[in-house]
Molecule: transfer RNA
Organism: Deltaproteobacteria bacterium
This record gives sequence, C1' cells and structure tokens, in this order.
RNA sequence: CGGGAAAUAACUCAGUCUGGUAAAGUGCGUGCCUUGGGAGCACGAAGUCGUAGGUUCAAAUCCUGCUUUCCCGC
Repeated sequence: CGGGAAAUAACUCAGUCUGGUAAAGUGCGUGCCUUGGGAGCACGAAGUCGUAGGUUCAAAUCCUGCUUUCCCGC
C1' cells in the first nucleotide's frame, strides 16, 4: 500500500442477509427463602448499537468517509 472481518448494557454476545423502533447469559440492585452466608426463586435498573454524514415515513440493519482491533497478500 491492497483485500477481508469485527465494534451493540460493566463483561460475553444475538438481532443485520429480508429496514418497523434492541434480546439473552454473567454481573449489579431489591424482595422472598436461611440462625447467617451461599445457592435457588421473583422483580428491577443499566444501551443516543465505535464515530461523522447520506437515503427513507422509519436505520443497529442500506450507502459513503473516518477511528480502533484482528486476519491475509505485496
């Protein structure tokens, strides 16, 4: 320098193909249970979906630039 992949909750990640308003596990908070703790059960909080634009009634999803990480080639 060229090609490809990835970025979503504190962490691990689904959802992208086919645009319709974001899910799960771990962790965290509260309650129940227990002599207490843990485990278990119930409920809850936590996300401007890496960033800047564009298209659209509507974008995590489609298009373009940029940033970071990884892989391959020269």